[in-house]
Context: one part of a larger RNA
RNA sequence: GAUUAACGCUAGCGGUAUGCCUAAUACAUGCAAGUCGAGCGGUUUAUAGCAAUAUAGACAGCGGCAAACGGGUGAGUAAUACGUAUCUAACCUACCUUUUAGAGAGGAACAACUGAUCGAAAGAUUAGCUAAUACCUCAUAGGUUAACAGUUCGCAUGAAUUGUUAAUUAAAGUUCCGUUCGGAACACUUUAAGAUGGGGGUGCGGCUUAUCAGAUAGUUGGUGAGGUAACGGCCCACCAAGUCAAUGACGAGUAGCUAUGCUGAGAGGUAGAAUAGCCACAAGGGGACUGAGACACGGCCCCUACUCCUACGGGAGGCAGCAGUAGGGAAUUUUUCUCAAUGGGCGAAAGCCUGAAGGAGCAAUACCGCGUGAACGAUGAAGGUCUUUGGAUUGUAAAGUUCUUUUAUUGGAGGCGAAUAGUAGUAAUAGGAAAUGAUUACUAUUUGACUGUAUCCAUUGAAUAAGUAACGGCAAACUUCGUGCCAGCAGCCGCGGUAAUACGAAGGUUACAAGCGUUAUCC
Numbered sequence: 001g002a003u004u005a006a007c008g009c010u011a012g013c014g015g016u017a018u019g020c021c022u023a024a025u026a027c028a029u030g031c032a033a034g035u036c037g038a039g040c041g042g043u044u045u046a047u048a049g050c051a052a053u054a055u056a057g058a059c060a061g062c063g064g065c066a067a068a069c070g071g072g073u074g075a076g077u078a079a080u081a082c083g084u085a086u087c088u089a090a091c092c093u094a095c096c097u098u099u100u101a102g103a104g105a106g107g108a109a110c111a112a113c114u115g116a117u118c119g120a121a122a123g124a125u126u127a128g129c130u131a132a133u134a135c136c137u138c139a140u141a142g143g144u145u146a147a148c149a150g151u152u153c154g155c156a157u158g159a160a161u162u163g164u165u166a167a168u169u170a171a172a173g174u175u176c177c178g179u180u181c182g183g184a185a186c187a188c189u190u191u192a193a194g195a196u197g198g199g200g201g202u203g204c205g206g207c208u209u210a211u212c213a214g215a216u217a218g219u220u221g222g223u224g225a226g227g228u229a230a231c232g233g234c235c236c237a238c239c240a241a242g243u244c245a246a247u248g249a250c251g252a253g254u255a256g257c258u259a260u261g262c263u264g265a266g267a268g269g270u271a272g273a274a275u276a277g278c279c280a281c282a283a284g285g286g287g288a289c290u291g292a293g294a295c296a297c298g299g300c301c302c303c304u305a306c307u308c309c310u311a312c313g314g315g316a317g318g319c320a321g322c323a324g325u326a327g328g329g330a331a332u333u334u335u336u337c338u339c340a341a342u343g344g345g346c347g348a349a350a351g352c353c354u355g356a357a358g359g360a361g362c363a364a365u366a367c368c369g370c371g372u373g374a375a376c377g378a379u380g381a382a383g384g385u386c387u388u389u390g391g392a393u394u395g396u397a398a399a400g401u402u403c404u405u406u407u408a409u410u411g412g413a414g415g416c417g418a419a420u421a422g423u424a425g426u427a428a429u430a431g432g433a434a435a436u437g438a439u440u441a442c443u444a445u446u447u448g449a450c451u452g453u454a455u456c457c458a459u460u461g462a463a464u465a466a467g468u469a470a471c472g473g474c475a476a477a478c479u480u481c482g483u484g485c486c487a488g489c490a491g492c493c494g495c496g497g498u499a500a501u502a503c504g505a506a507g508g509u510u511a512c513a514a515g516c517g518u519u520a521u522c523c
Base pairs, nucleotide, nucleotide: 001522002521003520005519006518007517008516009515012370013369014368015367016366017365018363019362020328025326026325027324029323030322031321034065035064036063039062040061042059043058044057045056046055047054048053072281073280074279082205083204084203085202086201087200088199091198092197096194097193098192101189102188104138105137106136107135113128114127115126116125117124118123142169143168144167145166146165147164148163149162150161151160152159153158173186174185175184176183177182207253208252209251214244215243216242219241220240221239222238223237224236226234256278257277258276259275260271261270262269263268283304284303285302286301287300306317307316308315309314334360336359337358338357342356343354344353345352346351373403374402375401376400383394384393385392386391408460410458411457412456413455417450422445423444424443425442426441427440428439429438467512468511469510470509471508472493473492474491478507479506480505481504482503488495489494
């Protein structure tokens, strides 16, 4: 000098940050991932109606998309990680953008629902009915794969491309507009590219230990087969006997890595809080399913430990999400408000969801800023302290006079953050037979959790606001009294045994200041 600090004494305010470093211990309660009726069949409510029906809404289910993001933590990991550079002619990529061609013909089911049955519950079984953008078959297209024949190119394996033959493989509608059988939007299938996001390989780099010296049988390589999006002992069969190591293999200990922070003139040393990137994990261990993407925190299955319910037959659960509780600890906050903004998911949209996020609350935890008054004021007042009893000092300090009003108080005014989206209207542009639709511009309407907050104006009146540590030397700052090797101090040297500038108190002084000191840790 620094800190995610804690402790002691003290404390006026604001802004901006930060806030379980220990038990990756256990968790009560609430919330943290849904959405679409413009995919589908149903059920139901309200209004109008005698009714058919119409309009508006709600709902469980089938179906789609999302749930792999966002949020948390750092246990593991010394290299399947990270950083950096490079390669992938060995690869994938939902949604999005551009682009090519399309969307023809048929079929069979399963939920919901109804009936029956079992169970304490969780839930399950069975018979029957039904729809779709759910599922299946056929057609056509391009694509893919294989063989053959060429062309061009490269970086070795090879890559791109042309032709022939063979094999294989698509689709789905809904809403709106007009009606001449079309158009538009959003979806769907396919081709080619892009973008984005990932997978994989290689070089180099960053801890301690030799009181760890040998390690290794899928081990090292080959051939073949399998598997993968893809290369590869990734896996398997066979064959060979290799491979790594004092330039430290193997083992042990410790540890998430980095941008970056701290310190230092630098070289270096040290740390990895917040923020950002990557990785890993989700009670402990293992496994796959779905999917473009997971071997999946708030999905599934199995084992283990623990907790809870039970009718004892059997079931339920996972805060290292946000709050919060217990425990541990020197030590770390509210079971708050809002989706107004930014962003995300779904939706044609309105909108819904969002403990992401934006805010408020708590804490001097840190940094920055402001204030606790200013000017004048000598009889150098009183009081305190010291005294050589003359005086000195506290000290312009106070009192007093003249001012100011930051802050505070009371009363008023009052934001920025809001851009919109949508709806209605007008105009233009391109296209079209027209209408709808698309894009752009303008007008109207409308949206604020924070918040009656920030800020401003006025009111009252110096009014509401100073401590902490030290004073022997290091090291700025000294006297008196008390104590008497006692009580005590102390970072080091050392003080204290009767005049202690070193203990305790007082007066004075020094330093910093809403803080000051101590302790811990790093330089």